[in-house]
Molecule: Bacterial RNase P class A
Organism: Thermodesulfobacteriota bacterium
């Protein structure tokens, strides 16, 4: 100094001015109603508040028990209220390395699937090749109608060495076998399974022995084995509760006329089959669940670590068409530039000071936590590997 990889934290901070919305306190003015304008004090987003992708708490509905379906999870050990989550490890893979990734039981239980190429994609396959038999036939030597070798041809077996196809064709190198060949047989190697000692809590790992000679490849196919799992969701739910319709029930009335309307009354006139009161359910509306909670932070023990116990200490939105902003100094970190200065190294070079100039990205509660997952700013440490200069 370049690449790199892990990881911990921050997301400004003080004034002034102007607005937002609860909470308190309080002015005026309306009052049928939980009204309306003011005025003060105090409070007011996040590391992700996001995506709603697991867990979980809380609610309300289900529920004897038992199975089946259907999801779900799938190396070990721990952690936690639970996890498809963390932390430690195992084996495999990647990476020169620091460090990453892995749904990581089971296809030697079944069953399906394996484009295209290619004879054959599974207890497989004969297309070229090798070998071999028969059939006709040509050359040629022997020699005399026979026999041998060679050419190529038709047809039939036998072969998995060699060639070709393809991601993938039933380990691999040698002898030995054989008409040719093959784990066909043997040695060694590599794998896969079994048994047996050692270590380890286990995943697994050494180490020795033995089988069969080899088992293709897919389970985010179908399924098989283990464990797990009621549904729904703060628009859960639980109180109070208008105006209009509806819905029982009381009372008064239907021409013997309740009530209403013409002027407060009475008379008179007109209209007239309803009127009026009580309970109750729901609905607008309002309260309550609402935020002290597996809750953060310090310190000790315990622990390799997640993490767990113990003291102490802190709590700081709670809104409901949804507030939490906006401008403007100064300032702190930081960047870039300058030219000086100090200071520190043999030196490439680094700190530090002056001065100017610069910049905050993502994005916002909604019943609440634990987490993954994405989105993002400029800095900071640890370790790796590589250059360069001296």
């Nucleotide at each position: 100094g370049g690449a790199g990889u892990a990881g911990a934290a921050c997301a400004g901070a003080u004034g002034g001015c102007c607005g937002c919305u609860g909470c308190c306190c309080u002015g005026c003015c309306a009052u049928u109603c939980a009204g309306g304008c003011g005025g003060g004090g105090g409070g007011g987003a996040g590391g992700a508040a996001a995506g709603u992708c697991c867990g979980g708490g809380c609610u309300c509905c289900g529920c004897a028990g038992g199975a089946c379906a259907a999801g779900g999870u799938g190396c070990u050990g721990g952690g936690u209220a639970a996890c498809c989550c963390c932390c430690a490890g195992u084996c495999c893979c990647g990476g020169c390395g620091a460090c990453g990734g892995g749904a990581a039981g089971g296809c030697a239980a079944g069953u399906g699937c394996c484009a295209c190429a290619g004879a054959g994609a599974g207890u497989a396959g004969a297309c070229c090749g090798c070998c071999u038999c028969u059939c006709a036939g040509g050359a040629u030597g022997c020699a005399u109608u026979g026999c041998a070798u060679c050419c190529a041809g038709a047809g039939g077996g036998g072969u998995a060495a060699g060639g070709g196809u393809g991601a993938a064709a039933g380990g691999g190198u040698g002898a030995g076998g054989u008409a040719a060949g093959a784990g066909c047989u043997c040695a060694c190697c590599a794998g896969u399974c079994c048994c047996g000692c050692c270590g380890g809590u286990g995943a697994c790992g050494g180490c020795g022995g033995g089988a069969g000679c080899u088992a293709g490849g897919u389970a985010a196919a179908c399924c098989c084995c283990a464990c797990c799992u009621g549904g729904a969701g703060c628009a859960a739910g639980a109180c109070c509760a208008a105006a209009u319709a509806g819905g029982g029930g009381g009372a008064c009335g239907u021409u013997u006329a309740a009530g209403g309307g013409c002027u407060g009354u009475c008379c008179g006139u007109c209209c007239g089959a309803g009127u009026u009161c009580c309970c109750g359910g729901g609905u607008a509306g309002g309260u309550c669940g609402c935020u002290u909670g597996a809750u953060c932070c310090c310190u000790a023990u315990g622990g390799c670590a997640a993490c767990a116990u113990a003291u102490g200490g802190a709590c700081u939105a709670g809104a409901u068409g949804a507030a939490u902003g906006g401008c403007c100094a100064u300032u702190g970190c930081c960047u870039c530039g300058a030219c000086a200065g100090c200071g520190g190294g043999u030196g490439a070079c680094c700190g530090c000071u002056u001065c100017g100039a610069g910049a905050a990205a993502c994005a916002g509660a909604a019943c609440c936590c634990g987490g993954c997952u994405u989105a993002u700013g400029g800095g900071c440490u640890g370790c790796u590997c590589c250059g360069a200069c001296a």